[in-house]
RNA sequence: GCCAGCGUAGCUCAGCGGUAGAGCGCUCCCUUCGUAAGGGAUGGGUCGUGAGUUCAAUUCUCACCGCUGGCU
Numbered sequence: 001g002c003c004a005g006c007g008u009a010g011c012u013c014a015g016c017g018g019u020a021g022a023g024c025g026c027u028c029c030c031u032u033c034g035u036a037a038g039g040g041a042u043g044g045g046u047c048g049u050g051a052g053u054u055c056a057a058u059u060c061u062c063a064c065c066g067c068u069g070g071c072u
Stems, first nucleotide, its partner, number of pairs: 001071007010024004018055001027041004048064005
């Protein structure tokens, strides 16, 4: 330099046009003499950035940024 993939909650990841979810973790409650384990509840997101298409974009298109891999 060229090509491909990925970017969503603190972490690991779903969701591929119609108001954004799970597991683990944080916080609180129950249980215990106490801790761990177990059960229940709550909160937490400008969906990498900007533009385009659309009635409507996390989703489709383009550019840029970052990460990973391959080729040279």